Molecule: small-subunit ribosomal RNA
Organism: uncultured bacterium
């Protein structure tokens, strides 16, 4: 090796399948099984034949086989024995759920055994009992989808068999028609299932790793054998798929054992050690065998512990970091001294774990532990710092880069991006990122809702189904109570004990809220047997009603017809036109026909369930309501499905059609105008019958029931007193409105008609959008309805109410707002500003009121910021430092000038004895810096414009309001005025108004010169010229004066209106004054100023040029068109101002502009300086003119360095548009418009502009309808950047997802075949076989074979269901500024919406 035993069905593993008696939990087997173990009782006699190993030949490549000859058993066979077991047979008895079970007693028949060893002993056979695990069967528990609603022929039950350990359609013959389901069948997904495990206060949601129990599985399906025990992980047989070996015929194989490999993936360890223990097979036992198990290795992956020092230490080093530059912080924190010694290191020593006595036996392991000894020595990071959320600065970056849990950061001063410091938070971890519960009362049992936020079905009958009046007995189902047996162990939980602690391990309580038996209790629930009237009905009497349905009958009215009158229109609109009308319309009279609708009554007035119902009569016929209290006795209520009705359009069939009127046509409107408006029309509207089945089908409010303040009305009934007929009164029922308490509501509002407070019952809701849509079911002719999603987008979307702002919404007031009037602009010419074109440059700013004769109160040069060209570079200016040098002041040369280059003169202040210092001034030089009309007005100060001299904007305390808010401030009056006055839940108050302040009108008082000049003198041709003088003017300081004070009317009063007196009369008239805001309004170019940028240049500085240009368009102005005027000539009268680098008088001279030459005068003195308009007087005579000056020439003045680019003036001379100005449009209410003309600023010069002065000197306002503006209340709002607001929806692009699709592909399941492996089981002539019998022929018996049920895999047709991918289509979402309307939100310009 092999024969034979026993174990291999444990252990280990994995969750695929399984929605199942699969698992939990409690039961039940009287329907069963059980090796090995225990405990009993009886046995172990006698034979017989084989066969592997072996040995011998063969076949095969292998794996393997074949033949032949030996032999052994506790291997195999039969004979005998049967207490006791099984069968059959009939009795007898205990319990029964009456089906049978235990129990005994006959008679008859089946079946047993194995030996080993020296021996103790250890086996063997059979029955009976126990323990153990099992198999079966039943109650209850167990996910999602009804867009899965019917599903079953072994199917349901019965009988009879077979068959199993063992019941049982398990199986099979019959026979019957059953059997399961809305308490969810079947069907599709998903899922091993518990104990437990995380979350949470609990309920409850989530899950089922690792521990333990139970299924299930072992490549995939199929199928038995062996065995006590499997349809068997590391056995067998078939069939598939893979993979490997092969000499091509043929054979091996199955880590979801432990370890390793590949692959896959964001991801998961070692091909260790050992059986020492703990268990487990086998054995007598030694022992074997045990990737169970014990240990080590790897990994912060969880948890717990400990470490990485302690003390001390301020010059608060040094160094980062910020800084107001003082300094703060990192910070006692380092560094110094002092000091300890866990972890790690090194030596030395050294366990328990090992048992029943004694020996032996350790993989962890020289492991923990103890001792020494070195030395602070070798040992901290992540995250975060905008709020939520504990932590702030700098720099950089500039909607870029990035961050981002939500909310949001980020476009030049980022606590949010990136670093640095600093802090914070954890800490050998700290963060992300998944995924579960929590908060989420956001599935609401505990613990929600539905009038307007989602959300009551449109409405009512009713089946099931829930619920359900008094009362009395009786049952115990629920309930409540107590035992009893389960709820394994481990886990939480509490007490206690072991490792130094903890974690962890242990022991012991408690706890498992559950199920089951059982024993009691009867209030409530139910159940049963009766009783009652009050729930509900019946009955009898009444009145009320547009309740339904039929039938018939009237009057107006509108069209049409027919006729008579009559004639040029009608109509019809904002206005018009299509349209009718001379062929006689409209009007009007009359008479006919038609066909729908019923005027007044009529009424938050009736009726029905709703939907809805309106002339009147008849007929048929629901309901409800009042009164009576007679009758039944709970007959109630709600109602998923189901059935019925259910406007108004619509569709079918036949009818009828007067009017209106979708569609259509025509006219209008309009940029269009498939509209609104107009004039025609058909469908339809009417009926009849039949379908639809929705509506903002609304009270946006389901239906019953009961309680809970009133007041006032209306409808219908009853009743009840006073006088009653009517009518009025009280009381009551039904029902319908309004306005309230309490109480509810987010509010708003609701309130006995509840939306209050309870009670049953249906139905609905769970962010917006996609979408009430897709697909699929039903319904329907069809239109379409009903049920009813995803994916995929976004943070919102909505609800009440608040504040504002808008309104082509109301209301009331104001304003040169419009109206009445006067002048004007646009028309021409010309100044001037501005667009825009041009240029080398035409610097810049300013932009609807409120830019545009604006910054700019004056561009030839300068100004000047532009542009050309030539120059400087610490600098044209400012501060420090070095050297020289006074400072300055001149001359040459060169230049277009600036720049450059070379010269000459000259020596001043202070200090000091002197040398030399200082101060300032210049020149050179260095560096720091300067400079900059460069950018950002959206980075800012100031400073202005506007609404707006509008009359408003606010605050305190109180009060209401859950709050945003409100109230006051809002009403009646009234005012210019939130000015006052009255009432009020308000009292008060501030900033606005108004006054105070200037001028200016009237007076006094004061002063009088340069002013003034009435008395006096004087003087001159003449003048206040001269004295005198302050009376008056005036001049300038003080000062009265007017306040609705007086009257009178009215009124509560504020206050109005009339009048007196007065210079002024109701803020006399002007001016300054400008709340809270508003328009990111304007200015960085006046200054000032953050950041940027630039630095031999964006800086400075000189010539020249442009800012002055010109086809053109717009804005302010001048001068004009003439005669209310021009030209001349003569006369009169202001006011406020300016003047020394000035005004400049007379005077001469020039036509003038000027010019010479000069008084006077720093000004109430002198001067600019004749005011003109007016008056008086004369010409012009209606023309392009004696209007009107534009243009151009020639001469000229004047400022000036210079008037060409480019000044003003003047004279001669030229003499152009223009004859009152389209559409439009501006100013103006009185000393104003018009109109005249004087002056100043700026300035050398230049003025039609501006900012000021007087002179003359109107007109008209009935009034608030309409335009603008603006104020106070109200409304309605989807707007809040607030109407220039927000917003719909085709069309155009891209880009996502999705549905239809002719298909096509795959998955996955039914159902009909075909096939038919291995296999039991059943059948079997012939053929093969030792044991048993045997009359030797043969049987009995079992085998191969065959054959026959059943049957996996495979094939074939047919369906069904999901899924992917399609040309090519639908309709959705999403995107910066695309296109076309303008439809909603306002009365949204036609009121929206269903």
């Nucleotide at each position: 090796a092999g024969c034979g035993g026993c174990g291999a069905a444990c252990g280990g593993g994995u969750g695929a399948g399984u929605a199942a008696c699969a698992c939990g939990u409690g039961a039940g087997u009287a329907a069963c099984g059980u090796a090995c173990c225990c405990u009993u009782u009886a046995g172990u006699g006698g034979g017989g034949g084989a066969u592997a190993g072996c040995c011998a030949a063969c076949c095969g490549a292998a794996a393997g086989g074949u033949u032949g000859g030996g032999u052994a058993a506790u291997a195999c066979c039969g004979c005998a024995u049967a207490a006791g077991a099984c069968c059959a047979c009939a009795c007898u008895u205990u319990c029964u759920u009456c089906g049978g079970c235990g129990a005994g007693a006959g008679u008859g028949g089946u079946a047993a055994a194995a030996g080993a060893g020296c021996a103790a002993u250890c086996g063997c056979u059979a029955a009976a009992g126990g323990a153990u695990c099992g198999g079966c069967u039943c109650g209850c528990g167990u996910c999602c989808c009804a867009u899965u609603a019917g599903c079953u022929a072994g199917u349901u039950g019965g009988u009879g068999a077979g068959g199993u350990a063992a019941c049982g359609g398990c199986u099979c013959a019959c026979c019957a028609a059953g059997g399961c389901a809305g308490u969810g069948a079947u069907g599709g997904g998903u899922a091993g299932c518990u104990g437990g495990u995380c979350u949470g206060a609990g309920a409850g949601g989530a899950u089922g790793a690792u521990c333990a129990g139970c299924c299930a599985c072992a490549c995939u399906g199929g199928g038995a054998c062996u065995g006590a025990g499997a349809c068997a992980c590391g056995g067998c047989c078939c069939a598939g798929a893979c993979u490997c070996c092969u000499u091509c015929g043929g054979g091996a194989g199955g880590c979801a054992g432990c370890a390793g490999u590949g692959g896959g993936g964001a991801a998961u360890a070692u091909u260790g050690c050992g059986c020492a223990a703990u268990g487990g097979a086998g054995g007598a036992a030694a022992c074997u065998c045990u990737g169970a198990c014990g240990c080590a290795a790897c990994a912060a992956c969880g948890c717990c512990g400990c470490g990485u020092g302690u003390g001390u230490g301020a010059u608060g080093a040094a160094g980062g970091c910020c800084u107001g530059u003082g300094g703060g912080u990192c910070g006692u924190a380092a560094a110094g001294c002092a000091c300890u010694g866990u972890c790690a290191g090194a030596a030395g020593g050294g366990a328990a774990g090992a048992a029943g006595a004694a020996a032996g036996u350790g993989a962890c392991g020289g492991u923990a532990c103890c001792u020494u000894c070195a030395g602070a020595g070798g040992a901290a990071g992540c995250a975060c710092c905008g709020g939520c959320u504990a932590a702030c600065u700098c720099c950089g970056u500039g909607c870029c880069a990035g961050c981002a849990g939500c909310c949001g950061c980020g476009g030049u001063a980022a606590u949010a991006c990136g670093g640095a410091g600093g802090g914070u938070g954890c800490a050998a971890g700290c963060g992300u990122u998944g995924u579960u519960c929590g908060g989420a009362a956001u599935c609401a049992u505990u613990g929600g809702g539905c009038g307007u936020a989602a959300a009551g079905c449109g409405c009512g009958c009713g089946c099931a189904g829930g619920u359900g009046g008094u009362u009395u007995g009786g049952c115990a189902a629920g309930u409540c109570u107590g035992a009893u047996g389960u709820g394994a162990a481990a886990g939480c939980c509490c007490a206690g004990g072991g490792c130094u602690c903890a974690a962890c391990c242990u022991u012991g309580g408690a706890a498992c809220u559950g199920c089951a038996u059982u024993g009691g209790a009867a209030a409530c629930u139910g159940c049963u047997a009766g009783a009652c009237u009050u729930g509900a009905g019946u009955c009898c009497g009444a009145g009320a009603g547009g309740g339904g349905c039929c039938u018939g009958u009237g009057g107006a009215a509108u069209u049409c017809c027919u006729g008579g009158u009559g004639u040029a229109g009608g109509g019809g609109u904002g206005g018009a036109a299509u349209c009718c009308g001379u062929a006689g319309a409209g009007a009007u009279c009359a008479g006919g026909a038609a066909g729908a609708a019923c005027a007044c009554c009529g009424g938050u007035g009736g009726c029905g369930a709703a939907g809805g119902c309106g002339a009147c009569a008849g007929g048929c016929u629901g309901g409800a309501u009042c009164g009576g209290c007679a009758c039944u006795g709970a007959c109630a209520c709600u109602g998923a499905g189901g059935c019925g009705c259910g406007a108004a359009a619509g569709c079918g069939u036949g009818g009828g059609u007067a009017g209106c009127a979708a569609a259509c046509a025509g006219g209008a409107u309009u940029a269009g105008a498939u509209a609104c408006c107009c004039u025609g029309g058909u469908a339809g509207u009417c009926c009849a019958c039949g379908c639809u089945g929705u509506a903002a089908a609304c009270g946006a409010u389901g239906u019953u029931c009961a309680c809970u303040a009133g007041c006032c009305g209306c409808u219908g009934g009853c009743a009840c007193a006073c006088g009653u007929a009517a009518u009025a009164g009280u009381g009551u029922c039904a029902g319908u409105g309004g306005c309230g308490u309490a109480g509810c509501u987010a509010a708003c509002g609701c309130g006995u008609u509840a939306a209050g407070u309870g009670a049953a019952c249906c139905g609905c809701c769970u962010g917006g959008g996609g979408a009430g849509u897709a697909c699929g079911g039903c319904c329907g002719c069809a239109a379409g309805g009903u049920u009813a999603a995803a994916a995929c987008u976004c943070a919102a979307a909505g609800g009440a109410a608040u504040u504002g702002a808008c309104g082509g919404g109301g209301a009331c007031c104001c304003g040169c707002a419009c109206a009445a009037g006067c002048g004007g602009u646009g028309g021409a010419g010309c100044a001037u500003g501005u667009g825009g074109u041009u240029u080398a440059a035409u610097u810049c700013g300013a932009a609807g009121c409120a830019a545009c004769g604006c910054g700019a109160a004056g561009a030839a040069c300068c100004u000047u910021a532009c542009c050309u060209a030539c120059a400087c570079u610490u600098g044209a200016c400012a501060u420090c430092c070095c050297a020289a040098g006074a400072a300055u002041g001149u001359g040459a040369c060169g230049u277009a000038a600036u720049g450059g280059u070379c010269g000459c003169a000259g020596u001043g202040c202070c200090c000091g004895c002197a040398a030399g210092g200082g101060a300032g001034c210049u020149u050179g030089g260095u560096g720091a810096c300067a400079g900059g009309u460069g950018c950002u007005g959206c980075a800012u100060g100031g400073c202005u414009g506007u609404c707006g001299u509008c009359a408003g904007c606010u605050c305190g305390u109180g009060u209401c309001g859950u709050g945003a808010g409100a109230u006051g401030u809002u009403c009646g009056g009234u005012u210019a005025a939130g000015u006052c006055c009255g009432g009020c839940a308000a009292c008060g108050a501030g900033c606005g108004c108004a006054a105070c302040c200037c001028c200016u009108a009237u007076c006094u008082a004061u002063a009088g010169u340069u002013g003034c000049c009435a008395c006096u003198g004087g003087g001159u041709a003449a003048u206040g010229c001269c004295a005198a003088g302050c009376a008056c003017u005036u001049u300038a300081u003080a000062g009265a004066g007017a306040c609705u004070g007086c009257c009178g009317a009215u009124g509560c009063a504020a206050g109005u209106c009339g009048g007196a007196g007065g210079a002024a009369g109701g803020u006399g008239g002007g001016g300054a004054u400008g709340a809270c805001g508003u328009c990111a309004a304007g200015u960085c170019c006046u200054c000032a100023u953050g950041g940027c940028c630039u630095u031999u240049a964006u800086g400075u500085g000189u010539a020249g040029g442009g800012c002055u240009a010109c086809a053109c368009a717009c804005g302010u102005g001048c001068u004009a068109c003439a005669a209310u005027g021009g030209g001349u000539g003569g006369u009169a009268c202001a006011a406020a101002g300016g003047g020394c680098a000035g005004c400049g008088a007379a005077c001469u001279c020039g036509c003038g502009a000027g010019a010479g030459c000069a008084a006077g005068c720093c000004a109430a003195u002198c001067c600019c300086a004749u005011a003109a308009a007016g008056c008086c007087a004369u010409c012009c005579u209606c023309g392009g003119u004696u209007c009107g000056g534009a243009u151009u020439g020639u001469a000229g003045u004047c400022u000036g360095c210079a008037a060409c680019u480019c000044g003003a003036c003047u004279a001669c001379a030229u003499g152009a548009a223009g004859u009152c100005g389209g559409a439009a449009u501006c100013g103006c209410u009185a000393g104003u418009a018009a109109u005249c003309g004087c002056g100043g600023a700026u300035c050398a010069g230049c003025a039609u502009g501006c900012c000021g002065c007087g002179g003359u000197g109107a007109a008209u306002a009935c009034g608030u309808u309409c335009c603008c503006g603006g104020g106070u209340c109200u409304u309605g709002u989807a707007c809040a950047c607030a109407c220039c607001g927000c917003c719909c929806g085709u069309c155009a692009c891209a880009c996502c997802a999705u549905g239809g699709g002719a298909g096509u592909c795959g998955u996955u399941u039914g159902c009909u075949c075909c096939a038919g492996a291995a296999g039991u089981c059943g059948g079997u002539g012939g053929c093969c076989g030792a044991a048993c019998c045997u009359u030797c022929g043969g049987g009995a018996c079992g085998g191969a074979g065959c054959c026959g049920c059943c049957a996996a895999a495979g094939g074939a047709g047919u369906g069904g269901a999901c899924g992917g991918u399609g040309a090519c289509u639908g309709g959705g979402g999403u995107g910066a500024a695309g296109u076309c309307g303008u439809a909603a939100c306002a009365a949204g310009g036609u009121a929206a919406c269903c």